[in-house]
RNA sequence: AACUUAUGAAGAAAGGUGGAGGGAUAGGCCCUGUGAAACCUUGGCAACCUCCGAACUUUCGGAAUAGGUGCCAAAUCCAAUUCCGAUUUAAUAUCGGAAAAAGAUAAGUA
Numbered sequence: 001a002a003c004u005u006a007u008g009a010a011g012a013a014a015g016g017u018g019g020a021g022g023g024a025u026a027g028g029c030c031c032u033g034u035g036a037a038a039c040c041u042u043g044g045c046a047a048c049c050u051c052c053g054a055a056c057u058u059u060c061g062g063a064a065u066a067g068g069u070g071c072c073a074a075a076u077c078c079a080a081u082u083c084c085g086a087u088u089u090a091a092u093a094u095c096g097g098a099a100a101a102a103g104a105u106a107a108g109u110a
Stems, first nucleotide, its partner, number of pairs: 002109006013042005021031003025080001027078002043072003048068002050063005076102001081099007
């Protein structure tokens, strides 16, 4: 890197180094010299794995002391493809809803 399954409107930042970008994406809209990315230190959030109890085949409750990840602007920032509804003379436009796609994280598979 590939595939499978699960999850996404909740939650959680200070300091140091650094010095112009960042938010996955040729759109939108944002963040950023009142200091971006990246790296380091410390702290925190959450509860996927984990741990404990019940139940007994995958569900419920609890813990965060030990350990493996993850995360700490904005809904996965919004949209993107299809369908439905409304507005409209009408629509490829605008608004609302649903499903998907893509991407992210975890656990697993060969």
Molecule: SAM riboswitch aptamer (S box leader)
Organism: Candidatus Kuenenia stuttgartensis